RNAcentral holds the sequence, with entries from ENA. Predicted 3D model of a 378-nucleotide RNA (Bacterial RNase P class A) from a Candidatus Eiseniibacteriota bacterium. It is recorded under the gene name rnpB. The source organism's lineage runs through Bacteria, Bacteria candidate phyla and Candidatus Eiseniibacteriota.
[in-house]
């Protein structure tokens, strides 16, 4: 140089003119003007887990539903993370795994294919029987019957390999190997490994199918919730000197007297615009040490870092610095080209907080660092 793996890190820098958005102060000729400070991110994104905080509902227990499932450790917690273990890809660095259980039962197992699960005779191998040839013990054709070594289908076909027995042939029998189950010992916290005995011979796959077994589990979400609180409207209380208005007691009918109503003041109290909390000192953010293989956790120092309300956080110039692509000089040169230098031309991704926290998960430019593989050169 090429292809590659993993781990990190940045998301331009200064200054200037304009311009946005809070908060603080400071000034006025009060619906303005000045200053100082802060003003988006790795993903703010999806909203896919997990939480914290409120309101509801709730004795305890089981259930049903619903998540999760090797081992050990990390957190507040987690389906997140580290580090093991097994299995699988890859030459390899390295990666992926929904990774309990298939002697509790039940079901399913496309296509192909004779049979797909206490399996199957389709070719083909071997017996009988029967018929035909003719070179006279052989070959054909038909039927019965035995076989799971051979072939051939499939992802998967009921252990593998050698003997030995049979017509043929088979765990039929052996001897070794693989696999399971039981036993014992070694080592590891554990998952599990590795060793030795000993058995019947071999008993498929699927559980992101029902189902089992262990564990976890109440709903609904900041428009959650909580204060304050007009106007008008209705409501509850009480007030009403005097005159007046209806009703009603009384009455043939009237006034007088009583009592109710509303109208009118006073007060309570609920909700509604509205406003303030919630709402950023927090499971924070950097720094150094220490303890851990590591995730991480102690300590000690430091720093305060947008908060809103339909919603600011931008533009343009100049240097600088960074990737790109031409061109010019020097100076080496295996002549291919490769250091420096000097100038031009371009180019910076994906995206925009809205109550907040740990994950993941998607986009998405550029760079370091350490590893594997090939190539070529000393």
């Nucleotide at each position: 140089c090429g292809a590659g793996a993993u781990u990190u890190c940045c998301a331009g820098a200064u200054g200037g003119u304009c311009g946005c958005g809070g908060c603080u102060c400071c000034u006025c000729a009060a619906g303005g003007g000045g200053a100082g400070c802060c003003g988006a991110g790795g993903a703010a994104a999806g909203u896919c887990c997990g939480a914290a905080c409120u309101c509801c509902a709730g004795a305890g227990g089981g259930u049903a539903g619903g998540g999760c499932g090797c081992u050990g450790g990390g957190u507040a917690a987690c389906g997140c993370c580290c580090a093991g273990c097994g299995g699988g890809a890859g030459c390899g660095a390295u990666c992926c795994c929904a990774g309990g259980g298939a002697c509790a039962g039940u079901g399913c197992c496309a296509c192909a294919g004779a049979g797909a699960a206490u399996a199957g005779a389709c070719c083909g191998c071997c017996c009988u029987c029967g018929g035909a040839a003719c070179u006279c013990g052989u070959u054909c054709c038909g039927a019965g019957g035995g076989u799971a070594a051979g072939g051939g289908u499939g992802a998967a076909a009921c252990g593998g390999u050698g003997a030995g027995g049979u017509a043929a042939g088979a765990g039929c029998u052996c001897a070794c190997c693989a696999g399971c189950g039981c036993c014992g010992g070694a080592g590891g916290u554990g998952a599990c490994u590795c060793c030795g005995g000993c058995g019947g011979c071999u008993c498929g796959g699927u559980a992101a199918a029902c189902c089992c077994c262990g564990c976890c589990u109440g709903g609904a979400g900041c428009a959650a919730g909580a204060c304050c609180a007009a106007a008008u409207a209705g409501g509850a209380g009480g007030g009403a000197a005097g005159a007046g208005g209806u009703g009603a007691c009384c009455c043939g009918c009237c006034u007088c007297g009583u009592u109710a109503u509303g109208a009118c003041c006073c007060u309570c109290g609920g909700g509604u615009a509205g406003g303030u909390c919630g709402c950023a000192u927090g499971a924070g953010g950097g720094g150094c040490g220490c303890g851990g293989u590591a995730a991480c956790g102690c300590g000690c120092c430091u720093c305060c870092c947008a908060g809103a309300g339909a919603a600011a956080u931008g533009a343009c110039c100049a240097u600088c610095a960074c990737g790109g692509c031409g061109g010019g000089g020097u100076u080496c040169u295996u002549c291919g080209g490769a250091a420096c230098u000097c100038g031009g031309c371009c180019g910076g991704a994906c995206a925009g907080a809205a109550a907040u926290c740990g994950g993941c998960u998607u986009a998405u430019g550029g760079g370091a660092a350490u590893c594997u593989c090939g190539u070529c050169c000393g």